[in-house]
RNA sequence: GGCAGAGUAGGUGUUAUGCGUUAAGUGCUAAGGGAUGGGAAGUUGCCCUUAGACGAAAGGCGUCAGGUCGAUGUGCCUGCGACAUGACACCGCGUCCGCUGUC
Numbered sequence: 001g002g003c004a005g006a007g008u009a010g011g012u013g014u015u016a017u018g019c020g021u022u023a024a025g026u027g028c029u030a031a032g033g034g035a036u037g038g039g040a041a042g043u044u045g046c047c048c049u050u051a052g053a054c055g056a057a058a059g060g061c062g063u064c065a066g067g068u069c070g071a072u073g074u075g076c077c078u079g080c081g082a083c084a085u086g087a088c089a090c091c092g093c094g095u096c097c098g099c100u101g102u103c
Base pairs, nucleotide, nucleotide: 001103002102003101004100005099010091011090012089013088014087015086016085017084018083019081020080021079028052029051030050031049032048033047034046038097039096040095042093058078059077060076061075062074063073
């Protein structure tokens, strides 16, 4: 020097445990800030804060005052939520240098 390869932030799916279903969260917009292969600059993407607009799926069975009723509270089951976290699988830096293998 040639060729090949690995690794970020994160994304998708499955699953478990939770949270919400009395609506937080997620998603959207604007402003500000931050972290982003080992190094450098940096894009997509990501995170945080503030403000704004919008806005959802519940049902069943027990139990509980005083009465085969039942307010309320509470437990369980089945759902629902662009919900959170963990595990697993797959995907995952465009440039320069570096790293691994090989010639």
Predicted 3D model of a 103-nucleotide RNA (THF (Tetrahydrofolate) riboswitch aptamer) from Desulfovibrio sp. Its mean pLDDT, the model's own confidence on a scale to 100, is 77.